[in-house]
């Protein structure tokens, strides 16, 4: 370094990068440019019935706002199937949703966020690592109200 096994933890602003940008060294025709080696390239909250397919910048806010650009991926969206809840009991079909499982609208409430920042450390440097503190919003969470929907057929009682 590779491969295999076992255990634990984490995992989607999640991973990668040759553009642009930045740093150092060196060279040149020194305004600037070449070469080499590096740095950075999304801050958290939130989100999964299963399988497959399609499209694809898929919710919310924070920041001294490159969080620019590119590639890949993603719990969101659409379709098919399977399973499941509900539609008075059972079955079939149908509808609608997804396990707190019918839709729409409105109102109220809660909200330990992280980076930033501060301190310490490493590096010539760009930057990086560790520790600590404050502050969000939501198609997410809690609760209430209004409107609409709550089917067809058969059987049993």
């Nucleotide at each position: 370094g590779c491969u295999g096994u076992c255990u634990c933890u984490g995992g989607a602003g999640c991973g990668c990068c040759u553009g642009c940008c930045c740093u150092c060294a060196u060279c040149c025709c020194c305004a600037g440019g070449g070469u080499g080696a590096g740095g950075a390239g999304a801050c958290g909250a939130g989100g999964a019935a299963g399988a497959g397919g399609g499209a694809g910048u898929a919710u919310c806010g924070a920041a001294c706002c490159g969080u620019c650009g590119g590639c890949g991926g993603a719990u969101g969206c659409c379709c098919u199937c399977u399973c499941g809840g509900c539609c008075g009991u059972u079955c079939a079909c149908g509808g609608u949703c997804g396990u707190g499982a019918c839709g729409a609208u409105g109102c109220g409430g809660a909200g330990c966020a992280a980076a930033a920042c501060c301190g310490g450390g490493a590096g010539c440097g760009a930057u990086c690592c560790c520790g600590g503190c404050a502050c969000a919003g939501a198609g997410g969470c809690c609760g209430c109200a209004u409107c609409g929907g709550u089917g067809u057929g058969a059987a049993a009682c």
Molecule: glmS glucosamine-6-phosphate activated ribozyme aptamer
Organism: Acidimicrobiia bacterium